This is a predicted structure of a 327-nucleotide part of an RNA (large-subunit ribosomal RNA, domain IV) from an uncultured Bacteroidota bacterium.

Context: one part of a larger RNA
């Protein structure tokens, strides 16, 4: 010096990014035990007492009472919960990045849409086939959302997805107008040109598509601007006017979201850019890409508080190993 242990005056989180690591707490009876709440819990809440040895009494033989006795200490070692106030996410038990991330992430049970009538729909597989499922719409598959309460508003212009078939567009095919080539045969010798066979090839006629006309947002999505105006001021229940498919409803708001910003007031502290409670002025909050709340619950995050305590003030001391010299 290092690692692992013990122990410390006074103080007791002054350390630190953070009480990280330590300390404390600790069994078993007994007394007691709030806010809230889904009436189950919260609870081992929180907070006290008692414990050993003798002797005597009762005894369901498991303890119980009375009294004495010793110690600094009677769960006498060892093993053996700290606790509590608020919040923010997530209901919850569970699952994850084997080997930096356990987590508010995924998963859930409940919600909703959609698609499937059975040889189902999915998938897998050039096929056979087979999974679905020895299932049959209270079954299966997708695809959102996430117990539970209250609740989910407006927009169908766009894009998607249903449905329509009137019309417009449109492929192969059909069709063959008509033209070209080739030549029998005619010829005025310049050409004309039947049939046959070959090229080319218009009108017409042609499904879905797509235009088109309707539904559909717990389908992908999206939910304004400017100007006036009340008998102080300031604000604006009102009114004007452009624009839109419709202009953000309820709730909630400096928020896991707020740049300006340590907003501003209130609380906590001698002192708080964190926190909590409020205001709304939401740069950019909003309702199943849910929306606000919520009791239990979490090796989650976040502030605050008792105990505690070498984390500190500030360090000593001890032990046992390693380092370090000799061999």
């Nucleotide at each position: 010096u290092c690692a692992u242990g013990g122990c410390u005056a006074a103080g007791g989180a002054a350390c630190u990014a953070g009480g990280c690591a330590a300390a404390a707490u600790a069994g078993a009876c007994c007394c007691g035990u709030a806010a809230c709440u889904u009436c189950g819990g919260g609870a081992g809440a929180a907070g006290g007492g008692u414990c050993g040895c003798c002797a005597c009494g009762u005894u369901u033989c498991g303890g119980c009472g009375u009294g004495g006795c010793c110690g600094c200490a009677g769960u006498g070692a060892a093993a053996u919960g700290g606790u509590c106030c608020a919040g923010g996410c997530g209901a919850c038990u569970g699952u994850u990045u084997a080997u930096c991330a356990a987590a508010a992430a995924c998963a859930c049970a409940g919600g909703a849409c959609u698609c499937u009538g059975c040889u189902a729909a999915a998938u897998c597989g050039a096929a056979a086939g087979a999974u679905g499922a020895u299932g049959u719409a209270u079954a299966g598959g997708g695809u959102c959302u996430g117990a539970c309460a209250c609740c989910u508003g407006c927009c169908c212009g766009g894009u998607g997805c249903c449905g329509g078939a009137a019309g417009g567009u449109u492929a192969a095919g059909u069709g063959g107008a008509g033209u070209u080539g080739u030549u029998a045969g005619c010829u005025u010798c310049g050409g004309c040109g039947a049939a046959g066979c070959a090229g080319c090839g218009a009108a017409a006629u042609g499904a879905a598509g797509c235009c088109c006309c309707g539904g559909u947002a717990a389908a992908c999505g999206g939910c304004g601007g400017c100007c006036g105006u009340a008998a102080c001021u300031a604000u604006a229940a009102c009114g004007g006017u452009c624009c839109u498919a419709a202009g953000g409803u309820a709730g909630c708001g400096a928020a896991a979201u707020u740049c300006c910003u340590u907003g501003u007031c209130g609380g906590g502290u001698a002192a708080g850019u964190u926190c909590c409670g409020a205001c709304c002025u939401g740069c950019a909050c909003g309702a199943a890409u849910g929306g606000u709340g919520c009791a239990a619950c979490g090796a989650u995050c976040u502030g605050g508080a008792c105990a505690c305590u070498g984390u500190c003030u500030c360090g000593g001391c001890c032990a046992u190993g390693a380092g370090c010299u000799c061999g």
Its Rfam family is "Bacterial large subunit ribosomal RNA". It was read from a public genome assembly.